[in-house]
This is a predicted structure of a 111-nucleotide RNA (SAM riboswitch aptamer (S box leader)) from Planomicrobium sp. CPCC 101110. Lineage of the source: Bacteria > Bacillota > Bacilli > Caryophanaceae > Planomicrobium. Its mean pLDDT, the model's own confidence on a scale to 100, is 83. The sequence was found by an Rfam model in a public genome assembly.
RNA sequence: UUCUUAUCAAGAGAGGUCGAGGAACUGGUCCGAUGAAACCUCAGCAACCUGCCGUCCCUAAAGACGGCAAAGGUGCUAAUUCCAGCAAGUUUUUUACUUGAUAGAUAAGAA
Numbered sequence: 001u002u003c004u005u006a007u008c009a010a011g012a013g014a015g016g017u018c019g020a021g022g023a024a025c026u027g028g029u030c031c032g033a034u035g036a037a038a039c040c041u042c043a044g045c046a047a048c049c050u051g052c053c054g055u056c057c058c059u060a061a062a063g064a065c066g067g068c069a070a071a072g073g074u075g076c077u078a079a080u081u082c083c084a085g086c087a088a089g090u091u092u093u094u095u096a097c098u099u100g101a102u103a104g105a106u107a108a109g110a111a
Stems, first nucleotide, its partner, number of pairs: 001111008013042005021031003025085004043077003048073002050069007081103001086100005
């Protein structure tokens, strides 16, 4: 980098360095000198991997589901993935809404 599977309406920030951008892309709309991004320190959230227990299945293992934990590997800590981007549908064109896809993010596995 690509592929597969799963999830994306919940949750969780202080300090320091630095100094103008940031929210993936495009449009919108926001955040930002009361300090953006990045980096560092500490803290936290969550429970994908992980550990333990139970149920189902079962010869057993594997697997599925549920519960508990948080030591370790990741991730995350403005706004629903901030909203929309393509298609279909509901609705009176507008508006508003719903569903699915696409794109993206993260995890685990594979090439």